[in-house]
């Protein structure tokens, strides 16, 4: 100097005027993101009172740690790619069973097309062979030798594989030594087996007030006096019809489809008609954020200290002017939080790898 790998910050700035939403001590303070997107996961919270066993269903899948938890994060192991920094992995089981491996090829698990060797009756014959060639993603473990008629784990050496023992490691696993020629390949993001996990619905959850046509009780007044009307207060909560049920218990409901079991329960459900669609809460102090320090390889955790950083609901941050400028991308919260995935112009910073050159 060039090329790359991993990570981080930012993602227009400043001033003035007018304007918007929340809070407010009326002085003022605060006000869209790193992904707010996807709705893919995990939870908090609310309701179903709480959520058991079997069975089926769904999800995850190397080991250990982290976390509220996960299909997430960190470290390590194994395998693949790369010179490397790094990166990728539907990473348990094929000796429980079933299925599949098209086409090509002799043959994809009952192997012999070409070839090589031998014999003779000399032929489209018989026998041996699986080393060489061909087909294919894959062809009876691989390379080199000995040996043979020609060959072959037939034998030997080194590898691969299986088993055993020892050592290291929390573990996945690694290393060493020995034994065995060695079971017949691959595929489970095929069915399946194994291990672990799993109540449901969801802020349009769920509450409070108001409204509503009637009903009941008390009370006051009035009247045509066994009662009726009007007003006030309190309670209840629309009307009509039907079915089942209210202690001999059990209508209806909850528990992943279902079954058993268990449990809540006095009203529940169906049809038709009517009223309301309003106001408030939930609604932002949080598994929160910053800084420092300690432990840890790290993820993360403890302690101390500082801070309050949006809460709309026909839906709040916009317009104008001026200056600067890297001339500026992807793009707007709606109960909240932790992740993953996707989109992203430009600018800046840190660490590492490779190549070349110079000292």
């Nucleotide at each position: 100097a060039g090329a790359g790998u991993g990570g981080g910050u930012u993602g227009g700035a400043c001033g003035a005027a007018c304007g918007c939403a929340g809070c407010u001590u009326u002085g003022g303070c605060u006000g869209a993101g790193g992904a707010a997107a996807g709705u893919c996961c995990g939870g908090g919270c609310u309701c179903c009172a709480a959520a058991g066993a079997g069975c089926a269903c769904a999800g995850u899948g190397g080991u250990g740690g982290g976390u509220a938890a996960u299909g997430c994060c960190c470290a390590c192991c194994c395998g693949g790619a790369g010179u490397g920094a790094u990166u990728c992995g539907c990473g348990g089981g094929a000796a429980a069973g079933u299925g599949c491996c098209a086409c090509a090829g002799a043959a994809a698990a009952u192997a012999a097309c070409c070839g090589c060797c031998g014999a003779c009756u000399a032929g489209u014959u018989c026998g041996g062979u699986a080393a060489g060639g061909g087909u294919g993603a894959a062809a009876a473990g691989g390379u080199g030798g000995u040996g043979u008629a020609a060959g072959a784990g037939a034998c030997c050496a080194c590898c691969g594989c299986a088993c055993a023992u020892c050592a290291g490691g929390u573990g996945a696993c690694u290393g060493a030594u020995g034994u065995g020629c060695c079971a017949a390949g691959g595929u489970a993001a095929a069915c399946c087996c194994c291990a672990c996990u799993g109540g449901g619905a969801g802020c349009a959850a769920g509450g409070u007030c108001a409204a509503g046509a009637g009903g009941a009780a008390a009370u006051a007044c009035g009247c045509c006096u066994a009662g009726c009307g009007u007003g006030u207060u309190u309670c209840u909560g629309u009307g009509u019809g039907g079915a089942c049920g209210u202690a001999u218990g059990g209508a209806g409901g909850g528990c992943g489809a279902c079954u058993c079991g268990u449990u809540c329960g006095a009203g529940u459900c169906c049809a038709c008609a009517g009223g309301u669609a309003g106001a408030c809460c939930g609604c932002a102090u949080g598994a929160c954020g910053g800084u420092g320090u300690a432990a840890g390889c790290a993820a993360u955790u403890g302690c101390a200290u500082c801070g309050c950083u949006a809460g709309a609901u026909a839906g709040a941050u916009g317009u104008u002017c001026g200056u600067c400028u890297u001339c500026g991308a992807c793009a707007g919260a709606a109960c909240c939080c932790g992740g993953c995935u996707u989109a992203c112009a430009g600018a800046c910073c840190c660490a590492c790898u490779c190549u070349u050159u110079u000292g």